This is a predicted structure of a 266-nucleotide part of an RNA (large-subunit ribosomal RNA, domain VI) from an Actinomycetaceae bacterium. It matches the Rfam family "Bacterial large subunit ribosomal RNA". The organism belongs to Actinomycetaceae, within Bacteria. The RNAcentral record of the full RNA draws on ENA.
[in-house]
Context: one part of a larger RNA
């Protein structure tokens, strides 16, 4: 831009894409078969491999503004306590998130038409013949069935709902213009379950959208200061202390200011 007035929501599915893998063992049964050695079809069950999808409860990984320990050095006047630099200096843990080495699930069943092939009936050709007329069976393959996309499918589909068709002016009564209202939408702003950008999703004071704060969860693991004990290193009490990124609630303290588009036809 189109889909022939303007919108919102939900859909149909022409069509397209994906998926389709396979092993070992057990039962039937040491049965059928076979002199024996050996050893089934059909049918039923269990456990796997690789591949794929989703997810983070568990197990791990990661953790660069979380917590603690610690070395050297410089600085904060000194002590104490800290900060910078040294691969986040090194080391031990670790929330959210993201992940696999983790967890769960998948390939089916069934139907239809067939291939090779196997048939029935059956002539040409008194027989025979699956084929010429007719009519069955038959594959991991084909079409469905399962998952996803999907009406620009220009053949542009469908359903429901919403708001409208007002006033004035010009006019050749075909129409044109202005104003108001108006479903809905957009820009802008705060954002994340989204994300390269865009888009999507949530929110914009009639507000919990983000930050802050408060409380909690979770992590670290016993803060500073002081008291006591010890010659001291240090220990212990106050005290599961102090601190804390992403998590969960509550709370308008901060920031979500504002502006625009928009049908009126038959």
């Nucleotide at each position: 831009c189109g889909u022939u007035a303007g919108a919102a929501a939900c859909u149909u599915g022409u069509g397209g894409a994906g998926g389709g893998c396979u092993g070992u063992c057990c039962c039937u049964a040491g049965u059928a078969c076979g002199a024996g050695a050996g050893g089934a079809c059909c049918g039923g069950g269990a456990c796997g491999g690789a591949c794929g999808a989703a997810c983070c409860u568990c197990u791990g990984g990661u953790g660069u503004g979380c917590c603690a320990g610690u070395u050297g050095u410089a600085c904060c006047g000194c002590c104490a306590g800290g900060u910078g630099c040294a691969u986040g200096g090194c080391u031990g843990g670790u929330u959210u998130g993201c992940u696999a080495c983790g967890u769960u699930c998948g390939g089916u069943a069934a139907g239809g038409a067939u291939a090779a092939c196997c048939g029935c009936u059956g002539a040409a050709a008194g027989c025979a013949u699956c084929u010429a007329a007719g009519u069955g069976g038959g594959a991991a393959g084909c079409c469905u069935g399962c998952u996803c996309c999907g009406a620009g499918a220009u053949a542009a589909g469908g359903u429901u709902u919403c708001g409208a068709u007002a006033a004035c002016c010009c006019u050749u009564u075909a129409g044109g213009g202005u104003u108001g209202g108006g479903a809905g939408g957009u820009c802008c702003c705060c954002u994340a379950u989204a994300g390269a950008c865009u888009a999507u999703a949530g929110g914009g004071u009639u507000g919990a959208u983000a930050g802050g704060c408060u409380a909690g969860a979770a992590g670290u693991g016993g803060a500073c200061a002081g008291g006591c004990c010890g010659a001291g290193a240090g220990g212990u009490c106050u005290g599961g202390a102090g601190c804390u990124g992403a998590c969960u609630a509550g709370u308008a303290c901060u920031a979500a200011u504002g502006a625009c588009c928009g049908a009126u036809c038959a």